[in-house]
């Protein structure tokens, strides 16, 4: 530096569902929980897709594709 790897080792994160709260919705916060994740960190005007509604110069998803960056093993 480039490549691999959840069957290495140290650690991370946190689905679905429950509770309180914010929103017309999508769904977002805490707090419990853990399907799962080698980026489940970030990015929503780099870019494509999905969803939502009071239909706009409008909102929401990164744990759909992607796009950028980073830990430790091997090689």
């Nucleotide at each position: 530096g480039u490549u691999u790897g959840a069957u290495a080792a140290a650690g991370c994160c946190a689905a679905a569902c429950c509770u309180a709260g914010a929103g017309c919705a999508a769904u977002c916060u805490a707090g419990g929980g853990a399907c799962g994740g080698a980026a489940a960190a970030c990015u929503a005007c780099a870019g494509g897709g999905u969803c939502u509604c009071a239909a706009g110069u409008a909102g929401a998803c990164a744990g759909c594709c992607a796009g950028u960056u980073g830990c430790c093993u091997a090689a």